[in-house]
Context: one part of a larger RNA
Molecule: small-subunit ribosomal RNA, 3' major domain
Organism: wastewater metagenome
């Protein structure tokens, strides 16, 4: 000096409490133990793994595996020889790869010798390795944690490690920040500065917008920029004003004004440092190993196996629902090997068609909500798993193993044991909508966007995390 304590004192956090909605129990979709296999690639493992890397496994991706080839290699540089310009077309075998062969072509300089540039053969030097070490690394990233702390200089104090300062009182979200003090100061860290949102204002008016005046089926035209909005500037919030408290302080509490009140709501931003915390499979490296193979090609299979256990999620068990007709009102994207209208065809998933778009102009653009009928508490007109036929699309190709669509069948499931999870507001629930990968899609996930919209918080004794101070120690 720390760390620990079922030791004390202060004082946070959806930590408990109070509410709301769930997992835990069904059926599925997923990821993982696990067992199976030729192979079921590999790495992640309390929190911090486990819809995690993977924001796309049917070939390919791919690292496993089985067969069947290759050996200066599918790729980079040089070096010697040797032949051909490159390109390019065709046979044979062959699941392909690969073997074997055929045809065509004859580059640029120089008079030649000889040179160059491309391509190929033959040798050597090298090339490849998703082989193994994250406990040999760099970078990167997870946590503690947006927790308020980690620390130097000078002085001074202690023989010394060391203390001081950073303790104390108040405060604060916050080592914020005022007062005190052998300390004064000053660094990373907090806040501010940066983005997006909520109000005016100003500036521009097309592809947007439409009040006033004409027109139309239609903001369609003509006019107009007010007005929405669009995107550039600015203004506005600082406890600024009152009042009360408190040391006349820091600052708390209330008024009123304001669109917006005490950090305004999100969001980027994560100090010194802990796990020898994750990554040698993202790329990079050191050292080690392979080298006619641990390397590369290629076909086919596996990565999707299934007695089981678990974790993540979707969709339910219904009537505040279900179904069937009816009518509304968004946002944020995406769009050229693209998005793809009108019409027409098909229950339909889709097909024909091609108008218009590199897009505030074309295109793609709700659902819950409302309104009307119906079901009448049933394993139901809930709920849709399974299994049968019968199609559409993508692709060379959907048998292992792809999505969707019709018909038909309809399981389990009537609210889930101990136990456990999120969430304090436009949030929690709840309904749709777009994108990224991407032919196609096992998206129910990811990561955005909008509609609808609550409850509850007395209060810090109790779990759990965490801050400052103090005590106790046989512990470092």
């Nucleotide at each position: 000096u720390g760390a620990c304590g079922g030791g004390g004192g202060c004082c946070c956090g959806c930590a408990c409490a109070a509410g709301c909605g769930g997992u835990g129990g069904a059926g599925c979709a997923u990821g993982u133990g696990g067992c199976u296999c030729a192979a079921u690639u590999c790495g992640a493992u309390g929190c911090a793994a486990c819809g995690c890397g993977a924001a796309g496994a049917a070939c390919c991706u791919u690292a496993c595996c089985a067969g069947g080839c290759c050996u200066u290699g599918a790729c980079a540089u040089g070096c010697a020889u040797u032949g051909g310009a490159c390109c390019g077309a065709c046979g044979c075998u062959g699941a392909a790869a690969g073997g074997c062969g055929u045809c065509u072509u004859u580059c640029c300089c120089g008079c030649a010798a000889g040179g160059g540039a491309c391509c190929g053969a033959u040798g050597c030097a090298c090339a490849g390795g998703u082989g193994c070490u994250g406990c040999a690394u760099g970078g990167c990233u997870g946590u503690c944690g947006u927790c308020a702390g980690c620390u130097c200089g000078u002085g001074u104090c202690g023989u010394g490690a060391g203390a001081u300062g950073u303790u104390g009182c108040c405060u604060u979200a916050a080592g914020u920040g005022g007062c005190g003090c052998a300390a004064c100061g000053a660094g990373c860290g907090c806040a501010a500065c940066c983005c997006c949102u909520g109000u005016c204002c100003c500036u521009a008016g097309u592809u947007g917008c439409c009040a006033u005046c004409a027109u139309u089926c239609a903001g369609u035209u003509g006019g107009g920029c007010a007005c929405u909005c669009u995107a550039g500037g600015g203004a506005g919030a600082c406890a600024a004003a009152c009042c009360u408290c408190u040391u006349u302080u820091a600052g708390a509490g209330g008024u009123g004004g304001g669109a917006a009140g005490g950090u305004g709501g999100g969001g980027a931003u994560g100090a010194c440092g802990u796990c020898a915390a994750g990554u040698c499979a993202g790329g990079a490296u050191g050292g080690c190993c392979c080298u006619u193979a641990c390397g590369g090609c290629c076909u086919g299979g596996g990565c999707u196996g299934c007695a089981c256990a678990c974790g993540u999620g979707c969709u339910a068990c219904a009537a505040u629902g279900c179904u069937c007709g009816g009518c509304a009102c968004a946002g944020a994207g995406g769009g050229a090997a693209g998005c793809g209208a009108a019409a027409c065809c098909g229950c339909g998933a889709g097909g024909u068609g091609g108008a218009g778009c590199a897009a505030a102009u074309c295109c793609u653009c709700a659902a819950a909500a409302c309104c009307g009928a119906g079901c009448c508490c049933a394993g139901u007109u809930c709920a849709g798993a399974u299994u049968g036929g019968a199609g559409u699309c993508u692709g060379c190709a959907a048998c292992u193993c792809g999505a969707c669509u019709c018909c038909a069948u309809g399981a389990a499931g009537c609210c889930g044991g101990a136990a456990u999870c999120g969430c304090u507001a436009g949030u929690a629930a709840u309904g749709g909508c777009g994108c990224a990968u991407c032919a196609g899609c096992u998206a129910c996930g990811g990561c955005g966007c909008c509609g609808u919209g609550a409850a509850u918080a007395c209060g810090u004794u109790c779990c759990c995390g965490g801050g400052c101070c103090u005590u106790g120690u046989a512990c470092a």